[in-house]
RNA sequence: UAGGCCGUGUGGCCGCGGGGGCGUUUCGCCCUCGAGGAAAGUCCGGACACCGAAGGGCAAGGACGGUCACGUGAGUGACCCGGCGAAAGCCGCGGGAAAGUGGCACAGAGACAGACCGCCGAUGACGCGUCGACACGUGUGGCGCGAACAGGCAAGGGUGAAACGGUGCGGUAAGAGCGCACCAGCGUCGCGGCGACGCGGCGGCUGGCCAAACCCCGUCCGGUGCAACCCCAAGCAGGAUCGACGACCCGGCUCGGCGAGAUCCAGGUGGGGGGCAGGGUUCCGAUAGGAGCCCCGCCGGGGACCUAGGACCCGGCGAGACAGAUGGCCGCGCAAGACAGAAUCCGGCUUAUAGGCCCGCU
RNA sequence: GCCGGAGUAGCUCAGCUGGUAGAGCAGCUGAUUUGUAAUCAGCUGGUCGGGGGUUCGAUUCCCUUCUCCGGCU
Numbered sequence: 001u002a003g004g005c006c007g008u009g010u011g012g013c014c015g016c017g018g019g020g021g022c023g024u025u026u027c028g029c030c031c032u033c034g035a036g037g038a039a040a041g042u043c044c045g046g047a048c049a050c051c052g053a054a055g056g057g058c059a060a061g062g063a064c065g066g067u068c069a070c071g072u073g074a075g076u077g078a079c080c081c082g083g084c085g086a087a088a089g090c091c092g093c094g095g096g097a098a099a100g101u102g103g104c105a106c107a108g109a110g111a112c113a114g115a116c117c118g119c120c121g122a123u124g125a126c127g128c129g130u131c132g133a134c135a136c137g138u139g140u141g142g143c144g145c146g147a148a149c150a151g152g153c154a155a156g157g158g159u160g161a162a163a164c165g166g167u168g169c170g171g172u173a174a175g176a177g178c179g180c181a182c183c184a185g186c187g188u189c190g191c192g193g194c195g196a197c198g199c200g201g202c203g204g205c206u207g208g209c210c211a212a213a214c215c216c217c218g219u220c221c222g223g224u225g226c227a228a229c230c231c232c233a234a235g236c237a238g239g240a241u242c243g244a245c246g247a248c249c250c251g252g253c254u255c256g257g258c259g260a261g262a263u264c265c266a267g268g269u270g271g272g273g274g275g276c277a278g279g280g281u282u283c284c285g286a287u288a289g290g291a292g293c294c295c296c297g298c299c300g301g302g303g304a305c306c307u308a309g310g311a312c313c314c315g316g317c318g319a320g321a322c323a324g325a326u327g328g329c330c331g332c333g334c335a336a337g338a339c340a341g342a343a344u345c346c347g348g349c350u351u352a353u354a355g356g357c358c359c360g361c362u
Numbered sequence: 363g364c365c366g367g368a369g370u371a372g373c374u375c376a377g378c379u380g381g382u383a384g385a386g387c388a389g390c391u392g393a394u395u396u397g398u399a400a401u402c403a404g405c406u407g408g409u410c411g412g413g414g415g416u417u418c419g420a421u422u423c424c425c426u427u428c429u430c431c432g433g434c435u
Stems, first nucleotide, its partner, number of pairs: 001360001003358004008333007016034008036339001040350002043348005048225004055255004061221005066079005080094001081092004095216002100214002102210003116157002118153003123150002126146006165183006184206001186203007229274004238265005249257001278295007296318007363434007372387004381418001389405005411427005
């Protein structure tokens, strides 16, 4: 540092919830079953139920984003790229910034366009000097010098998180991918790879950063959640508005559909059952229940062949209340016993977790 | 149980598309007053609930977590 597993054991007593039996009657006795790896957070995906056929179109909105494979999907595995680390390894909402819009505070000349200090002044203009057989004069000519007017430059300084590829050599008036070598990036070609991509050659010299800003591209998406929803019982008092000239119904609009109730105020009741807790069979047992086998569902492992898939094989699990049950005490073992407790179900992710065991790597 | 919202100074709240976090009340000091209150002037006070990420830079954007509040039979 990666992965996997366990997460108090046992005996006694008292107690709690479901199911069954018996006694008696509203309680008691007996038998039997009774939390987790996360039951948690409710962050995702699905089942299931209802909403109008679970229908069409437009607009709007939302989610996701490397490649390959698997999976209905959430997601998982391997690999690639980037970052961190000495390494094993860890982390990443990881498409597009040469489609467009926007932002880049302060500082700074300039934040995607520019020149404050600075360098130059080759070229043009200006001034001075000099040259023409000699002297004087002239300048429109040549040469030299000066200053820095036009102008050229972006190397250096300075600012900043970031300054228009980086370093070096050449080159030049000074400079500059202007030229060259190496490096980074881009495009293209070849090779390797299923692919993301990697390696090499060539080219022109580069087009800043931010999309967890708007946006563009690609893929996908109806809504509400078991307090959904269905049945039974009990109880009450009506009023206002809208509505067959079509209300309310799927929300923004519309097409299509349905067809008589809808909204608000007042009044009444707030009880019970289902949804809801796998099925069958043989044996033991009086039932409940237990054990074995089979089917179903889920999870984990193996599995010829490229494979976390697949026929098949092995192992494990399938508790269920309705205001909500698993607890307490004592003895022994041990050094200690953490995080925490089902509430429609299943799968995934994330988070919490004392201590212990196994194995790989650095 | 299911759904939704909020955490910023001692208290109540701002802070919209990222750029040194503000207001009112409270507290402290001074002035005013014989003294107090009121008033005036000034000052103090912030892990922006915690952790991580994106970015040059996060109260703000994204992920995760903690706490609190509200609605629904």
Predicted 3D model of RNase P RNA and transfer RNA as a complex of 435 nucleotides. Rfam match: Bacterial RNase P class A. About the family: Ribonuclease P (RNase P) is a ubiquitous endoribonuclease, found in archaea, bacteria and eukarya as well as chloroplasts and mitochondria. Model confidence (mean pLDDT): 76 of 100.